[in-house]
Context: one part of a larger RNA
RNA sequence: UUGGGUGUAAAGUGUUUGUAGGUGGCUUUUCAGGUCUGUUGUCAAAUCCCAGGGCUCAACCCUAGAUAGGUGGUGGAAAUUACCAAGUUGGAGUAUGGUAGGGGCAAAGGGAAUUUUUAGUGGAGCGGUGAAAUGCAUAUUGAUCAAAAAGAACACCAACGGUGAAAGCACUCUAUUAGGUCGACUCUGACACUGAGAGAUGAAAGCUAGGGGAGCAAAUGGGAUUAGAUACCCUAGUAGUCCUAGCCAUAAAUGAUGGAUACUAAGUGCUGUGCGUAUCGACCAAUGUAGUGUUGUAGCUAACGUGUUAAGUGUCCCACCUGAGGAGUACGUUUGUAAGAAUGAAACUC
Numbered sequence: 001u002u003g004g005g006u007g008u009a010a011a012g013u014g015u016u017u018g019u020a021g022g023u024g025g026c027u028u029u030u031c032a033g034g035u036c037u038g039u040u041g042u043c044a045a046a047u048c049c050c051a052g053g054g055c056u057c058a059a060c061c062c063u064a065g066a067u068a069g070g071u072g073g074u075g076g077a078a079a080u081u082a083c084c085a086a087g088u089u090g091g092a093g094u095a096u097g098g099u100a101g102g103g104g105c106a107a108a109g110g111g112a113a114u115u116u117u118u119a120g121u122g123g124a125g126c127g128g129u130g131a132a133a134u135g136c137a138u139a140u141u142g143a144u145c146a147a148a149a150a151g152a153a154c155a156c157c158a159a160c161g162g163u164g165a166a167a168g169c170a171c172u173c174u175a176u177u178a179g180g181u182c183g184a185c186u187c188u189g190a191c192a193c194u195g196a197g198a199g200a201u202g203a204a205a206g207c208u209a210g211g212g213g214a215g216c217a218a219a220u221g222g223g224a225u226u227a228g229a230u231a232c233c234c235u236a237g238u239a240g241u242c243c244u245a246g247c248c249a250u251a252a253a254u255g256a257u258g259g260a261u262a263c264u265a266a267g268u269g270c271u272g273u274g275c276g277u278a279u280c281g282a283c284c285a286a287u288g289u290a291g292u293g294u295u296g297u298a299g300c301u302a303a304c305g306u307g308u309u310a311a312g313u314g315u316c317c318c319a320c321c322u323g324a325g326g327a328g329u330a331c332g333u334u335u336g337u338a339a340g341a342a343u344g345a346a347a348c349u350c
Stems, first nucleotide, its partner, number of pairs: 004321003007304002012318001014201004021194003025088004033081002035077009049065001051063004091191001092188002096183004103177002106174001108172002110154001114150005120144002125136002162169002206247006215241002220236004258317006266295009299306002323350003332343004
């Protein structure tokens, strides 16, 4: 390399758009590049194989012969693939009528809670723990009541639910905007699938600049615990958490399961939307479609399990794996303000 694999043993890029490339519906032509077939030239001799013969045998030598394969010419076949031309509608898209949604972005508004401040009442404790102490408090704490301010997060509804490519998205309302899905069937007529490189996006933490700072809280101080305690517990508390603009590009970024498409038992829930029966109306038997759960047959699997949302049966394209450690390290390169990230070995040991 071939073969074999990638849920959990090594292995699916975090996700997506899309270039090159690869692959590609149905019908009828053209053509003959691929393909198949006939014929022919050539692939020196020696060697190899095979048959016969010669050295007393053998090695060795001599004579004759051949398959497969490569390559060129020439004649043919036309199912299939490519090509040419013309169609078609099932894939794909478009128009149209509905519809659900925490999809995105921007603005406005809301109440509960917390903390702080001010005023009143009141007068000795409060807080905290396994128990305590540090801490707060006669400069009037805590408790209670009224007012004000600030920042952050949105109880119940709430779900095995919805939505988005993923990360993610939830108080209410408004503007704007993207996508999905269903129905009937208008138009285009294969316009499709995948996708190296590339672009976009990408939780949290971290970084730069400017704001903001209630609560929480790395670091840090103190009190405990302990043999010690650089911890777990307590009391304080700064970055940070929040906003704006820009970087970073990583996560157990998980369904540990790449995308597309077709086929292959059933049962039972939920969500969206049709049809239909029915009704005053809401429910609702049966049935279709798009999702989302659960049980499970065949099959698959080392087993666990999976099982129409496949890890089953086929096809197409991409990514990745090849003993453990050394090591996701070194060196080099790219990238970043940095932290780092991406790419990524070997010696050596077993």

Small-subunit ribosomal RNA, central domain from Dendrobium chrysotoxum, 350 nucleotides, folded computationally. The source organism's lineage runs through Eukaryota, Euphyllophyta, Dendrobieae, Dendrobiinae and Dendrobium. It matches the Rfam family "Bacterial small subunit ribosomal RNA". The RNAcentral record of the full RNA draws on SILVA.